[in-house]
RNA sequence: AAAGGGCAGCUAGGGUUCCGACCGAUCUAUCGGUGUCUGGUCCGAGAGCUGACGACCUCCAGAGCACGGGGGUUACACGGAGGGAUAAAAGCCCGGGAGA
Numbered sequence: 001a002a003a004g005g006g007c008a009g010c011u012a013g014g015g016u017u018c019c020g021a022c023c024g025a026u027c028u029a030u031c032g033g034u035g036u037c038u039g040g041u042c043c044g045a046g047a048g049c050u051g052a053c054g055a056c057c058u059c060c061a062g063a064g065c066a067c068g069g070g071g072g073u074u075a076c077a078c079g080g081a082g083g084g085a086u087a088a089a090a091g092c093c094c095g096g097g098a099g100a
Stems, first nucleotide, its partner, number of pairs: 005053001007051004013043002018040002020037001021034006054074007076096001078099001082094003
């Protein structure tokens, strides 16, 4: 210094708008409360998983170039406090930040 790429699906994790659960009230269908409710919807990882794409290297064919196909690489990564979004919180975002 950086294609240490972005995207999608999922997971660890996360809370409480909605649904359900539980409690109370009553006009029996609504209202209020509880996330110190296992849950469904929901949010969700740079340092988690998977996928295709991309990037890079290389080979085959071809050869003036372009196009096509095969293989490989995509490593490593300790980490606050504080702030921000959403209903709310978080391994989300600030952020591969500060710092080590």